This is a predicted structure of a 74-nucleotide RNA (transfer RNA) from Candidatus Roizmanbacteria bacterium RIFCSPLOWO2_01_FULL_40_14. The coordinates come from a structure-prediction model, not an experiment, and the mean pLDDT is 81. Its Rfam family is "tRNA". It is annotated as a transfer RNA. From the family's description: Transfer RNA (tRNA) molecules are approximately 80 nucleotides in length. Rfam links the family to the GO term triplet codon-amino acid adaptor activity.
[in-house]
RNA sequence: GGCGCCAUCGUCUAGCGGCCUAGGACAACAGAUUCUCAAUCUGUAAAUCGAGGGUUCAAAUCCCUCUGGCGUCA
Numbered sequence: 001g002g003c004g005c006c007a008u009c010g011u012c013u014a015g016c017g018g019c020c021u022a023g024g025a026c027a028a029c030a031g032a033u034u035c036u037c038a039a040u041c042u043g044u045a046a047a048u049c050g051a052g053g054g055u056u057c058a059a060a061u062c063c064c065u066c067u068g069g070c071g072u073c074a
Base pairs, nucleotide, nucleotide: 001073002072003071004070005069006068007067010026011025012024013023018057028044029043030042031041032040050066051065052064053063054062
């Protein structure tokens, strides 16, 4: 340098154009229970989806460019 794959709450992840003002698990916080801790139960907050454009009535989802990471060929 060529080609391919990936990027979504703190972490891991679901999503395959409208049912999503993005769901779940763990973690965090509050409460219940307990002499206390753990466990268990209930609730709360947390991502406008790597960045910028484009297509569309409508984009996390399709297209382009860029950034970062991984793989592969040279």